[in-house]
């Protein structure tokens, strides 16, 4: 004394893609029920997980650009772009001193 680094609390914010599919593929995360529809889908809910201003979690721009793939934001640009959700909470810890004992 929370200024750093963990961690936890409460409060927020966020996405769920691709290959029909079995299952695979990148991911931190591709769950799971419900509701309307004949289906395509659209809506809502909640689990995990990721973030929260020190903010590339997430949106836009974007039916962009380049490259790899079967295939896809899968990779890279775009990005010092515009936006984007937080506490005068807690402890670990830190820092000061003061006292002991080797």
């Nucleotide at each position: 004394g929370c200024a750093a680094c963990g961690c936890c609390c409460u409060a927020g914010g966020g996405g769920a893609g691709u290959g029909a599919a079995c299952c695979a593929c990148u991911g931190a995360g591709a769950g799971u029920c419900c509701u309307g529809g004949c289906g395509a889908c659209a809506g809502g809910a909640u689990g995990a997980c990721c973030c929260u201003u020190u903010g590339a979690a997430c949106c836009u721009g974007a039916u962009c650009c380049g490259g790899a793939u079967c295939a896809u934001a899968c990779c890279g640009g775009c990005g010092u772009a515009g936006g984007g959700a937080a506490g005068c909470g807690g402890c670990g810890c830190c820092c000061a001193c003061c006292g002991g004992g080797a």